The part of an RNA shown here (small-subunit ribosomal RNA, 3' major domain) has 475 nucleotides and comes from a Chlamydiota bacterium. The full RNA is in RNAcentral, with records from ENA.

[in-house]
Context: one part of a larger RNA
RNA sequence: UGUCGGGGGCUCGCACAAGCAGUGGAGCAUGUGGUUUAAUUCGAUGGUACACGAAGAACCUUACCCAGACUUGAAAUGCAGGGGACAGUGGCAGAAAUGUCAUCUUCCGAAAGGACCGCUGCACAGGUGCUGCAUGGCUGUCGUCAGCUCGUGCCGUGAGGUGUUGGGUUAAGUCCCGCAACGAGCGCAACCCUUAUCAUUAGUUGCCAACAUUUUAGGUGGGAACUCUAAUGAGACUGCCUGGGUUAACCAGGAGGAAGGUGGGGAUGAGGUCAAGUCCGCAUGGCCCUUAUGUCUGGGGCCACACACGUGCUACAAUGGCCGGUACAAAAGGCAGCAAAACCGUAAGGUGGAGCAAAUCCCUAAAACCGGUCUCAGUUCAGAUUGUAGUCUGCAACUCGACUACAUGAAGUUGGAAUUGCUAGUAAUGGCGUGUCAGCUAUAGCGCCGUGAAUACGUUCUCGAGCCUUGUACA
Numbered sequence: 001u002g003u004c005g006g007g008g009g010c011u012c013g014c015a016c017a018a019g020c021a022g023u024g025g026a027g028c029a030u031g032u033g034g035u036u037u038a039a040u041u042c043g044a045u046g047g048u049a050c051a052c053g054a055a056g057a058a059c060c061u062u063a064c065c066c067a068g069a070c071u072u073g074a075a076a077u078g079c080a081g082g083g084g085a086c087a088g089u090g091g092c093a094g095a096a097a098u099g100u101c102a103u104c105u106u107c108c109g110a111a112a113g114g115a116c117c118g119c120u121g122c123a124c125a126g127g128u129g130c131u132g133c134a135u136g137g138c139u140g141u142c143g144u145c146a147g148c149u150c151g152u153g154c155c156g157u158g159a160g161g162u163g164u165u166g167g168g169u170u171a172a173g174u175c176c177c178g179c180a181a182c183g184a185g186c187g188c189a190a191c192c193c194u195u196a197u198c199a200u201u202a203g204u205u206g207c208c209a210a211c212a213u214u215u216u217a218g219g220u221g222g223g224a225a226c227u228c229u230a231a232u233g234a235g236a237c238u239g240c241c242u243g244g245g246u247u248a249a250c251c252a253g254g255a256g257g258a259a260g261g262u263g264g265g266g267a268u269g270a271g272g273u274c275a276a277g278u279c280c281g282c283a284u285g286g287c288c289c290u291u292a293u294g295u296c297u298g299g300g301g302c303c304a305c306a307c308a309c310g311u312g313c314u315a316c317a318a319u320g321g322c323c324g325g326u327a328c329a330a331a332a333g334g335c336a337g338c339a340a341a342a343c344c345g346u347a348a349g350g351u352g353g354a355g356c357a358a359a360u361c362c363c364u365a366a367a368a369c370c371g372g373u374c375u376c377a378g379u380u381c382a383g384a385u386u387g388u389a390g391u392c393u394g395c396a397a398c399u400c401g402a403c404u405a406c407a408u409g410a411a412g413u414u415g416g417a418a419u420u421g422c423u424a425g426u427a428a429u430g431g432c433g434u435g436u437c438a439g440c441u442a443u444a445g446c447g448c449c450g451u452g453a454a455u456a457c458g459u460u461c462u463c464g465a466g467c468c469u470u471g472u473a474c475a
Base pairs, nucleotide, nucleotide: 001475002474004471005470007469008468009467010466011465012464013463015459016458019422020421021420022419023418026314027313028312029311030310031309032308033307034305035304042053043052064300065299066298067297068296069295070294073124077123078122079121080120081119083117084116088103089102090101091100092099093098106115107114108113126289127288129287130286131285135283136282137278138277139276140274142272147186148185149184150183151182152181153162154161155160166177167176168175192266193265194264195263197234198233199232200231201230202229203228207223208222211221212220213219237260240254241253242252243251244250316415320374321373322372323371324370325369333362334361337356338355342351343350344349381412386407387406388405389404390403391402392401428451429450430449431448432447433446434445
């Protein structure tokens, strides 16, 4: 100087408390451990692994296993030799890869030679093989915590200290005052995006107040007001008032205002820590394989199942289930695409193909509300499991897809110890979209809107963190 303390002081955080909804019990989905297996590919393992890499394993993917094949190789560059084909089409063998037979068969140039293709040979390729404890890059975490440092000066023999401590204040090393310090840098804040208000400009594909028309549809004429769209501006700064405070920083209240004290949200992550993670994204040193640890193909596996754990979905019902009627979104996506009307089918879906490279066309809510029924039951709750019949995608749904109809109708009556999230348009709850994608295991991920709470006395305690101080046999 740091680290640590079941030392002290001050302070903060959904950390506790106050509340709301859960998890832990059930069924299922999914990940992991374990076990099994020819293989169940590999990685991630307290917090900071476990719906994680994987934004989608039937083949492919695929790295694993079995079997069949190849060896300058599936793809790259170069050299030498000899050659004129290679590809395509058809037949045969085969699970395919592949092999073989037949057919067809080069181009430029006068030549030398060149282009292209396959063969032979040589350099070499190739490796998701090992080492993340050899590395780059990227990432997680402490933590969006308020810290981390430097120049000159001063103090100290020196390590080092001071500044950065102190008194206030703040979300903040934020600012003020003081001070052997005076300044500065990286962080904080602001500048960026979005959302909340208004104005100007613009008015189609969007809008419709007034006018006309109407097939009643903003449909048409028209309008430029409104909504909206998207560009430019305005607006919020403790600016104003009162009180407190050291006349300061600042704090409490008020006015005006769409918004008030960082308005809400996002992006943004200092110096470092964990030899944290990744050699299987990529790059890369070293080591290893080279008729195989490389490459191609068929099939299987990654989907196994006594069990244990994590993360979720659906429920256990009447604030509900079922039936009928009826209303209101946003944000996305669309040409190998989205697909309307109409018709067929109980339905999944099929036929069909208008329109649309889209503010034009397509896709477009459910909870809610109104009426009826059920009357507290393992039920008109719940839907697992299983049988049959189908639909769709795709060479192909057996291992191992999704969906539909009929039948079947399991556990489950609110969950022990323990434990999680959340402070407002939040929690809870309802649906919608999208990426990946032929299809889908999506109940996941990322977004969008609808309905919309309760509680916070307070900081004694639990956890984590910051500053000062104290002890230290640790570095």